RNA sequence: GAAGCUGGCUGGACAAUCGCUGUUGAGCUUUAUUUCGAUAAGGUUUGAGGGAGGAAAGUCCGGACUUCAAAGGGCAGGGUGCCAGGUAACACCUGGAAGGUGAAAACCUAUGGAAAGUGCCACAGAAAAUAUACCGCUUGACUGUUCUUUGAGUAGUUGAGUAAGGGUGAAAUGGUGCGGUAAGAGCGCACCGCGCUGGUGGUAACAUCAGUGGCAGGGUAAACCCCACCUGAAGCAAGACCAAAUAGGGAUCCUGAGGCGUGGCCCACGCUGGAUCCGGGUAGGUCGCAUGAGGCUUAUGGUGACAUAAGUCCUAGAUGAAUGAUUGUCCUCGACAGAAUCCGGCUUAUAGGCCAGCUUCAACU
Repeated sequence: GAAGCUGGCUGGACAAUCGCUGUUGAGCUUUAUUUCGAUAAGGUUUGAGGGAGGAAAGUCCGGACUUCAAAGGGCAGGGUGCCAGGUAACACCUGGAAGGUGAAAACCUAUGGAAAGUGCCACAGAAAAUAUACCGCUUGACUGUUCUUUGAGUAGUUGAGUAAGGGUGAAAUGGUGCGGUAAGAGCGCACCGCGCUGGUGGUAACAUCAGUGGCAGGGUAAACCCCACCUGAAGCAAGACCAAAUAGGGAUCCUGAGGCGUGGCCCACGCUGGAUCCGGGUAGGUCGCAUGAGGCUUAUGGUGACAUAAGUCCUAGAUGAAUGAUUGUCCUCGACAGAAUCCGGCUUAUAGGCCAGCUUCAACU
C1' cells in the first nucleotide's frame, strides 16, 4: 500500500421566528353534586421541563399483565431436539464437541434413534432385496475345423462354478495390498472401517489407547414412527368504573338430574336453568397509560453470555390519531423509514461517515 474477516458507534448540524402536543406551578373562570368544607369534569392567561427507531417494520418466538376462575388431574394435540452454562422465559444468547466450506482470519449446521416397525430410492441397469448375471473369467461333455496329431488352438451348443475385471447409476453388497485358487471370493493375512468389551482424559457431548470378532447390503426420519423434555385458552378492540337509553319484548328447542361453566375429549369440582332466532335501545366519559425483569457509570467475580454491590437519572403517551413551516449558515450533501399495553429476542431493509481487533499478499528499511 492492497485484498478480506469480525465487532461497535452515528443516522445531517447550528441559530432565529411562528405553530402542534403532554406534564407541572400560579392567576381568573364555567357546569354538576353538596353535609356549603369541598368533590368531579372543563375553559383561558402566564412561567418551567419533555416530545418517535436501530430497526418503531415482519407479527415469527418467549413472557409480564387482565379475564374465564373457587380451581385440579389425564388423554389427544402442539413445540423443541449434540453437550454445558446464562436468562423471568425462549426456537434466544455464550462457551465447547462433531461434521462441512475457505489458503487463513472466520463462517454454516433441521446435529437424538435406521439393530422396534412401516414406507420410499425415478430413469438407466442383469439386479436397488426373499438379490442376481448384460459383457465377461474358469471348467466338463458333444460337434466342426486347423496344426508341429496320445496334444494344443479356435468356432458353436449345453451343464457346472464365479462376482475379482468392464458397463449402468447419486448409490452395486466393506476399502487397499499380499497370498491362495481351475477361475474367483474375508477364502486367509496386514492395515483401515464396523460391532462388542475395557483403560485414560473431560461435568458432558466426545477424544484417544488396548483387546476381541471375519463381521453384513446401503441411504432416507425437512417421510410416518420411536425416545427425551416442555406445554390451559383468549387477548389492551384484555379488563374495571361512571353516566344515559330502551321493549322486565316475542318465538322455538333441551329440561330436573338435565343444562351450563375461554381450544377438543374424559374424570373431578362449582352454579341452578340454558341454547338458537327475530325485533328494539345506547354506543358518551374516565381509568388501564408508562417507575420498569428500567437506563447510565464504577468496582468485584467469570474465557464469555452475565451476576453482585455502590452511585446517579426519569427519557413520548396521541385517540381520526401530536413533533411542522419559513429564513440564514455549515457540511460527510443525508439511506431504510413514524410509537398506540409493555418488555427480552430473532428475521428483513439500510445512502454516507467513523472506530477497534485479526488474516493474507507485495515493496522498502
Notes:
The RNA shown here (Bacterial RNase P class A) has 365 nucleotides and comes from a Gammaproteobacteria bacterium. It matches the Rfam family "Bacterial RNase P class A". It is annotated as a ribozyme. Lineage of the source: Bacteria > Pseudomonadati > Pseudomonadota > Gammaproteobacteria. The sequence was found by an Rfam model in a public genome assembly. The coordinates come from a structure-prediction model, not an experiment, and the mean pLDDT is 78. The model forms 97% of the base pairs in the Rfam consensus.